[in-house]
RNA sequence: AUGUUUAAAUUAGCGCCAUGUACCUCUAUUGGGUCAAAUGAAGUUUAGAGGUUAACGAGGUAGGGAGUCAGCGAACUAUUCGGCGGAUGCUCUCUCGCAUACUUGGAUGUGUUAUAUGUCGAAAAAACUUCGGGUAACCGGAGCACAACAGCGUCAUAACCAAGAGCA
Numbered sequence: 001a002u003g004u005u006u007a008a009a010u011u012a013g014c015g016c017c018a019u020g021u022a023c024c025u026c027u028a029u030u031g032g033g034u035c036a037a038a039u040g041a042a043g044u045u046u047a048g049a050g051g052u053u054a055a056c057g058a059g060g061u062a063g064g065g066a067g068u069c070a071g072c073g074a075a076c077u078a079u080u081c082g083g084c085g086g087a088u089g090c091u092c093u094c095u096c097g098c099a100u101a102c103u104u105g106g107a108u109g110u111g112u113u114a115u116a117u118g119u120c121g122a123a124a125a126a127a128c129u130u131c132g133g134g135u136a137a138c139c140g141g142a143g144c145a146c147a148a149c150a151g152c153g154u155c156a157u158a159a160c161c162a163a164g165a166g167c168a
Stems, first nucleotide, its partner, number of pairs: 014085004020081001022052007034041002056073002062095007096111005102164005115158004120153002128143006
């Protein structure tokens, strides 16, 4: 270094891609113009070789099927652009659950954080700063401020039909 076997851990802004139109270095090439006393220099054009990057966190799976450009905010301002694959999102449906103030059935909503709506509250990382590595593009460590959806917590409003049971 390669192959095989076993076990554990990590991963959904998750994984891979410069053979896309990005960026860096080296070698060669190169029109006009600029600098230079001269040799030339920087830069531009083209080619080759070797590298770099290509999503910042929060949050997130009842089981099965189908469909779908998979929701939230932060940063930046051609690259968090683009391509391929995937995904715990959303819609419908079946099964099984939860709620509707005791039970059962229906109906309506909903998914184990398990009814809907509204009010209030808390809370992130990159960026940035700094240290280290690299010729460089960039990479790694440490520190720091500020969100939104969902969920959590607080308060409030609204929870259906029938039968039975029970109470008055």
A computed fold for a 168-nucleotide RNA from Anaerocolumna cellulosilytica, annotated as glmS glucosamine-6-phosphate activated ribozyme aptamer.
The coordinates come from a structure-prediction model, not an experiment, and the mean pLDDT is 76.
Its Rfam family is "glmS glucosamine-6-phosphate activated ribozyme aptamer". The family's RNA type in Rfam is riboswitch.
The sequence is in RNAcentral, with records from Rfam.